[in-house]
Context: one part of a larger RNA
RNA sequence: UGACGGGGCCCCGCACAAGCAGCGGAGCAUGCGGCUUAAUUCGACGCAACGCGAAGAACCUUACCAAGGCUUGACAUAUAGCGAAAAGUGGCAGAGAUGUCAUGUCCGCAAGGGCGCUAUACAGGUGGUGCAUGGUUGUCGUCAGCUCGUGUCGUGAGAUGUUGGGUUAAGUCCCGCAACGAGCGCAACCCUCGUUCUGUGUUACCAGCAUUUAGUUGGGGACUCACAGGAGACUGCCGGGGUCAACUCGGAGGAAGGUGGGGAUGACGUCAAAUCAUCAUGCCCCUUAUGUCUUGGGCUGCACGCAUGCUACAAUGGUAGUGACAAUGAGAUGCAAGGUGGCGACGCUAAGCUAAACUCAAAAAUCUACCUCAGUUCGGAUUGCACUCUGCAACUCGAGUGCAUGAAGCUGGAAUCGCUAGUAAUCGUAGAUCAGCGUGCUACGGUGAAUACGUUCCCGGGUCUUGUACA
Numbered sequence: 001u002g003a004c005g006g007g008g009c010c011c012c013g014c015a016c017a018a019g020c021a022g023c024g025g026a027g028c029a030u031g032c033g034g035c036u037u038a039a040u041u042c043g044a045c046g047c048a049a050c051g052c053g054a055a056g057a058a059c060c061u062u063a064c065c066a067a068g069g070c071u072u073g074a075c076a077u078a079u080a081g082c083g084a085a086a087a088g089u090g091g092c093a094g095a096g097a098u099g100u101c102a103u104g105u106c107c108g109c110a111a112g113g114g115c116g117c118u119a120u121a122c123a124g125g126u127g128g129u130g131c132a133u134g135g136u137u138g139u140c141g142u143c144a145g146c147u148c149g150u151g152u153c154g155u156g157a158g159a160u161g162u163u164g165g166g167u168u169a170a171g172u173c174c175c176g177c178a179a180c181g182a183g184c185g186c187a188a189c190c191c192u193c194g195u196u197c198u199g200u201g202u203u204a205c206c207a208g209c210a211u212u213u214a215g216u217u218g219g220g221g222a223c224u225c226a227c228a229g230g231a232g233a234c235u236g237c238c239g240g241g242g243u244c245a246a247c248u249c250g251g252a253g254g255a256a257g258g259u260g261g262g263g264a265u266g267a268c269g270u271c272a273a274a275u276c277a278u279c280a281u282g283c284c285c286c287u288u289a290u291g292u293c294u295u296g297g298g299c300u301g302c303a304c305g306c307a308u309g310c311u312a313c314a315a316u317g318g319u320a321g322u323g324a325c326a327a328u329g330a331g332a333u334g335c336a337a338g339g340u341g342g343c344g345a346c347g348c349u350a351a352g353c354u355a356a357a358c359u360c361a362a363a364a365a366u367c368u369a370c371c372u373c374a375g376u377u378c379g380g381a382u383u384g385c386a387c388u389c390u391g392c393a394a395c396u397c398g399a400g401u402g403c404a405u406g407a408a409g410c411u412g413g414a415a416u417c418g419c420u421a422g423u424a425a426u427c428g429u430a431g432a433u434c435a436g437c438g439u440g441c442u443a444c445g446g447u448g449a450a451u452a453c454g455u456u457c458c459c460g461g462g463u464c465u466u467g468u469a470c471a
Stems, first nucleotide, its partner, number of pairs: 001471002003468003007465002010462004015455002019419002022416001026311008034302002042053002064297007073122001077121007088103006106113002124286002127284003133280002135275003138271001140269001145184006151160003164175003190263004195231007205220002209218002234257001237251005313412001317371005329360003334353002338349004378409001383404007425447007
C1' cells in the first nucleotide's frame, strides 16, 4: 500500500421489511447429471452451466456409430506429360455411393483456353492444447470509481491531490485545505415515448357542403395519422431552510418538474472465467486415415436425481351462445378474402395484394343461459380407432383433427425466486429460424393492482477509520 475481520462510523441496492404472484407436491414439455448403448457427437458446471451454444436433430443438418466405397482426394494452386473426352440422356447391377454398356460430343488460324486422366509438390482434419494466442463474450456493475503531470512531504516503500464539512443518482456540485491542474469513467450529446407549432397531404383522415349499402364518389386540408423540421423543462419563477454556497422542502404555471419514462452506452481492472466447434492462429498429432463419399442407425434410449417452464387442482370458475375493442409485424417458391365440400384438421375453386391500398387477423372483458361444490359439465395425462397436412420418405422419430378412453392432482415440507406503476398479475397477437414442427426466444398491444413504517437484522456494494503472526 492492499486484502481480510462472526471490528467500528456513515451511505446505497426488490438486500431486508410491507405487499402481490409464484417455484418446491401433481401430470407433461425442454435442458442437465446418472445409467444404458455399436453410437447415445462436442462444448457450457456456484452466483456468472442446466428452454445455454441450438433463430427450430425424420433424411440433410451431423461433428457420433455400423456397414459399403475412394486415396492428389469432396475443395485450392502450380508444374510436367497424355487425351478427345467430360457433363448430360437412356439401359443394367447395387441399400446407395458407385460401377458398367450405349448415346453424345470442345472453342480458337495458332499460341493457348475450358474439361478429363497420370505423376509430383500438396490438399484436408468440428483431431489436441482457451494453462501458447488474437478476436469476441460473461461477471463484479451502469457500481462510482481508476489514474496522471508538476509541486510539496517522507531515507524509502509511498503519501498528498482523491482526505475533511455539507450535498448528490454520481470523485455530482459547493466550501475548506500543500496543493494546482489534467485524463479515463459520471452527466450531457444519440434513439424512442409523452405536449405543441410549421410544412406536406396519398394508399391515411372526414368537421362542414353534396352523394351514398359502404369515405363509396365529388370535394376539403380543419381533425386523426404519417413523414420532415422547430418549440418546450432550465431548480427558469415564488416562499421556507441552508454558510448571501452547493443544494433541499413546499408551491405556482405546465402535456411533462427536478435524471420526465424507456433504450443504446460498461472506466482501471478481477476471475490462468468462457470460447482452438463461428472465425483466425503458434506448436503437437493423423495422411489408403483422426481425410472424404454413401446407406441405415444415433443425438429422441430410461430403475433414478436436479434445473427452467407449461397446464391444473376450479364457481373471481367451466360449458354453450352472443354483430365490442388493439398494437407490433409478415407476405410473390408468398399472404390469401369470398364461394363451396367436410362435425373438424383441411380440401376444391378463386378476387385482391410487390402492400398506410389486399390478406394473415384477436383474446380476456361484456351480456344471456346451464352447471351448485362433486375427483364433478374441474382437470386433461395416457391409450385405442379413423383421418388431415408438410415432405423422396413421418417405423425408430413430426404437427394437427374427430370419436372413444378419462390417470395424477382438492393449493403443495424444509427451503426458495420475481416484482415499486402502466410495473406485478392476467389475456391474446406477431416475428425470426423454418418444407413441416416450440409450452422456448424476441417483440407487440388489451385489462390492470397491492405495498414501502423504516434500515435493527440477512445478502451484495461504496467512502472513512481500526486490528492483523496474511501478500